NadA riboswitch from a soil metagenome, 61 nucleotides, folded computationally.

RNA sequence: GGUUGCAACAUCCCCGUGGGCUGGGCGCUCUCCGUUUCAGCGCAGCGAAUCCACUGCAGCC
Numbered sequence: 001g002g003u004u005g006c007a008a009c010a011u012c013c014c015c016g017u018g019g020g021c022u023g024g025g026c027g028c029u030c031u032c033c034g035u036u037u038c039a040g041c042g043c044a045g046c047g048a049a050u051c052c053a054c055u056g057c058a059g060c061c
Base pairs, nucleotide, nucleotide: 001061002060003059004058005057006056007055013047014045016054017053018052019051020050022048023046025043026042027041028040029039
C1' cells in the first nucleotide's frame, strides 16, 4: 500500500461516524361540490435493504 472480517466504546439488548439511493411511517399544503387519486413540502433511533468515504479492532497478501 492492497484486501477480508468485525463494532469494543453505547442509560436492557441492538445500533462505529457522515453522506447518497430505493422503499416505508407521520404531518402539512394543493386540486376537487364532496370523497378518492395525482403533485409538492416538512419531520424522525424508520430496530429496512443497498452504495461511497472515513474511525477503531483483528487477520491475510

It matches the Rfam family "nadA riboswitch". It is annotated as a small RNA. For this family Rfam cites "Structure and ligand binding of the ADP-binding domain of the NAD(+) riboswitch" (Huang et al., RNA, 2020).